The part of an RNA shown here (small-subunit ribosomal RNA, 3' major domain) has 476 nucleotides and comes from an uncultured bacterium. It matches the Rfam family "Bacterial small subunit ribosomal RNA". The full RNA is in RNAcentral, with records from Greengenes.
[in-house]
Context: one part of a larger RNA
RNA sequence: UGACGGGGGCCCGCACAAGCGGUGGAGUAUGUGGUUUAAUUCGACGCAACGCGCAGAACCUUACCAACCUUUGACAUGGGUAUCGAGGAAUUUGGAGACAGAUUUCAUCAUUUAGCUGGAUACCACACAGGUGCUGCAUGGCUGUCGUCAGCUCGUGUCGUGAGAUGUUGGGUUAAGUCCCGCAACGAGCGCAACCCUCGCCUUUAGUUGCCAUCAUUAAGUUGGGCACUCUAGAGGAACUGCCGGUGUAAGCCGGAGGAAGGUGGGGAUGACGUCAAGUCCUCAUGGCCCUUACAGGUUGGGCUACACACGUACUACAAUGGUAAAGACAGAGGGAAGCGACCUAGCGAUAGGAAGCGGAUCCCAAAAAUUUACCUCAGUUCGGAUUGAUCUCUGCAACUCGGGAUCAUGAAGUUGGAAUCGCUAGUAAUCGCGAAUCAGCAGGUCGCGGUGAAUACGUUCCCGGGCCUUGUACA
Numbered sequence: 001u002g003a004c005g006g007g008g009g010c011c012c013g014c015a016c017a018a019g020c021g022g023u024g025g026a027g028u029a030u031g032u033g034g035u036u037u038a039a040u041u042c043g044a045c046g047c048a049a050c051g052c053g054c055a056g057a058a059c060c061u062u063a064c065c066a067a068c069c070u071u072u073g074a075c076a077u078g079g080g081u082a083u084c085g086a087g088g089a090a091u092u093u094g095g096a097g098a099c100a101g102a103u104u105u106c107a108u109c110a111u112u113u114a115g116c117u118g119g120a121u122a123c124c125a126c127a128c129a130g131g132u133g134c135u136g137c138a139u140g141g142c143u144g145u146c147g148u149c150a151g152c153u154c155g156u157g158u159c160g161u162g163a164g165a166u167g168u169u170g171g172g173u174u175a176a177g178u179c180c181c182g183c184a185a186c187g188a189g190c191g192c193a194a195c196c197c198u199c200g201c202c203u204u205u206a207g208u209u210g211c212c213a214u215c216a217u218u219a220a221g222u223u224g225g226g227c228a229c230u231c232u233a234g235a236g237g238a239a240c241u242g243c244c245g246g247u248g249u250a251a252g253c254c255g256g257a258g259g260a261a262g263g264u265g266g267g268g269a270u271g272a273c274g275u276c277a278a279g280u281c282c283u284c285a286u287g288g289c290c291c292u293u294a295c296a297g298g299u300u301g302g303g304c305u306a307c308a309c310a311c312g313u314a315c316u317a318c319a320a321u322g323g324u325a326a327a328g329a330c331a332g333a334g335g336g337a338a339g340c341g342a343c344c345u346a347g348c349g350a351u352a353g354g355a356a357g358c359g360g361a362u363c364c365c366a367a368a369a370a371u372u373u374a375c376c377u378c379a380g381u382u383c384g385g386a387u388u389g390a391u392c393u394c395u396g397c398a399a400c401u402c403g404g405g406a407u408c409a410u411g412a413a414g415u416u417g418g419a420a421u422c423g424c425u426a427g428u429a430a431u432c433g434c435g436a437a438u439c440a441g442c443a444g445g446u447c448g449c450g451g452u453g454a455a456u457a458c459g460u461u462c463c464c465g466g467g468c469c470u471u472g473u474a475c476a
Base pairs, nucleotide, nucleotide: 001476002475003473004472005471007470008469009468010467011466012465013464015460016459019424020423021422022421023420026316027315028314029313030312031311032310033309034307035306042053043052064302065301066300067299068298069297070296073128077127078126079124080123081122082121083120084119087106088105089104090103091102092101093100094099109118110117130291131290133289134288135287139285140284141280142279143278144276146274151190152189153188154187155186156185157166158165159164170181171180172179196268197267198266199265201237202236203235204234205233206232207231210227211226212225215224216223240262243256244255245254246253247252318417322376323375324374325373326372327371334365335364336363339358340357343354344353345352346351383414388409389408390407391406392405393404394403430452431451432450433449434448435447436446
């Protein structure tokens, strides 16, 4: 000087408390451990691994296993020789296929005096290719974490033999090393804040595909007309403790006015010096090491989907604030051409056959809870839907291992969950649906979007994490 203390002081944070809803019990989904296996590819392991890499494992992916094949190689550069029939399509033989062979057909480079040059193909030999092989404790890059915590430093000066100290401590204040006052310090940098995006108010510009107050018109903003209003998307304005009162030396704090908004207005982006030899050599790049008829390359099939069990994360429930049936409204943000598909017809339905419109403020995908009416009357039930059987349907060469969906039948556990433990302070929690990426198909996951919409916070003694000062130390 740090670090640490079941030392002290001050102060924060959904840290506790006050509340609301969960997890832990059940069934299922999913990840992990374990076990099994020819293989169940690999990585990630307290917080900060475990719906994580994976924004989507039937083949492919795929790295794993078995079998069958290839060896200058699927891919790059260089040398030699030969060829100019490079290449595409179809049929066909053997084979699981890779591969090997046959036939038909289409096409048949540029440039030349010259296969001369370029380009391409085949063969040969060698340099080499290739490796998701090892080392993240050799690395770059990227990322997590403490933590959006308020800290981390420097120059000059001063003090100290020195390590270092001072500044950065102190008194106030703040979300903040934010600002004020004081002070052997005076200044400065990286952080904080602001500048950026978005939501909330107003003005203005513009008026189609959007809108409709007035006038006509219609089944309908449908058409004429209009751009007031809504909205869209550009440009501006607006908030600064600016004003008033109180308090204070000041910074500031408390209250008020006006205002769409008030003291950081809400949300986002933004992550200092560093810590964890944190994570990643399976994105990529890269040193070293290793393999080179094999640890490389291709194919078919299997596996990553196994199942006594254990854990994490979710979904669905256990019902009456509910379930079922019928009636029937209202979003936002997105996506759409090998696409979204209105509407019509067939089907109980998944879906199928036709098919308008739309590269979309125009057309389509396209809401649910809520609301109204009726039944159920507290039951393992008209709760709950696992499991299993049967029949269908969709995608796709192909749903056996191993996909999604529909209908009929079946109708398991479960009556609110031990110790323990998690999230959340407002348009939040809870609850309801919708969209997108990935994607042929597959979403209970992820990332977004809106609808309905609470309760509670006395307070900081205690638990956890953090900041500043101080003290002790057999620690560095």